[in-house]
RNA sequence: CACGGAAAAAGGCAAACCCGGCGAAAGCCGGGGACGCAAAGCCACGGGUCUAAGAUGCGGCAACACGCGCAUUACGACGGCCGGGUUGCCCUG
Numbered sequence: 001c002a003c004g005g006a007a008a009a010a011g012g013c014a015a016a017c018c019c020g021g022c023g024a025a026a027g028c029c030g031g032g033g034a035c036g037c038a039a040a041g042c043c044a045c046g047g048g049u050c051u052a053a054g055a056u057g058c059g060g061c062a063a064c065a066c067g068c069g070c071a072u073u074a075c076g077a078c079g080g081c082c083g084g085g086u087u088g089c090c091c092u093g
Base pairs, nucleotide, nucleotide: 001093002092004091005090012037013036017032018031019030020029021028022027035080041086042085043084045083046082047081048078049077050076054073055072056071057070058069059068
C1' cells in the first nucleotide's frame, strides 16, 4: 500500500422476538436474545426508502371557525439499502 479475507487467534457488534422507557409516527434508548457482520466503527454529503407532527391545498357544512377526511411536503428517521468521506484490530500478500 491492497479496487486482499482462505484458515486461525484475541476480542468486537447484534437482526427477528420479548420486557421497560421516549416519540405524533417512522423510529430510537436500556435490558434480555443471536439472524448475521471485517468496518454491522464514526459522518445524513449524493441517491434511495420510511414516517407526516407542523404547514399548504382540497373536501365536507346553508355559512364561518375549530375539529374530521384526503392529497402534497422533512426541518423527523433508516449507516444492518447503495455510493462517498474518515479512523481502525488480527491475519495474508
c-di-GMP-I riboswitch aptamer from a Bacillota bacterium, 93 nucleotides, folded computationally. The source organism's lineage runs through Bacteria, Bacillati and Bacillota. The coordinates come from a structure-prediction model, not an experiment, and the mean pLDDT is 85.